[in-house]
RNA sequence: GCCCCGUUAGCUCAACUGGAUAGAGCAUCGGACUUCGGAUCCGAGGGUUGGGGGUUCGACUCCCUCACGGGGUACCA
Numbered sequence: 001g002c003c004c005c006g007u008u009a010g011c012u013c014a015a016c017u018g019g020a021u022a023g024a025g026c027a028u029c030g031g032a033c034u035u036c037g038g039a040u041c042c043g044a045g046g047g048u049u050g051g052g053g054g055u056u057c058g059a060c061u062c063c064c065u066c067a068c069g070g071g072g073u074a075c076c077a
Stems, first nucleotide, its partner, number of pairs: 001073007010026004019057001028044005050066005
């Protein structure tokens, strides 16, 4: 350099081969319980879906480009 995979909540991951308000667990906050704490249970907040552009009635999903991470491979010395 080229090819492939990945980037979604603070963290780890879903989203059914384009469809309506993007979810779960953990964590955080509040409450219940408890002498207190932990554990457990209930509830709540938290997202420009890596950036930009495009296609479409409609994009996390498809296309282009850039950035970052991982893997493979070639050349030079």

Model confidence (mean pLDDT): 81 of 100. Transfer RNA from candidate division Zixibacteria bacterium RBG-1, 77 nucleotides, folded computationally. The sequence was found in a public genome assembly. Rfam family: tRNA. The family's RNA type in Rfam is transfer RNA. About the family: Transfer RNA (tRNA) molecules are approximately 80 nucleotides in length. Lineage of the source: Bacteria > Pseudomonadati > Candidatus Zixiibacteriota.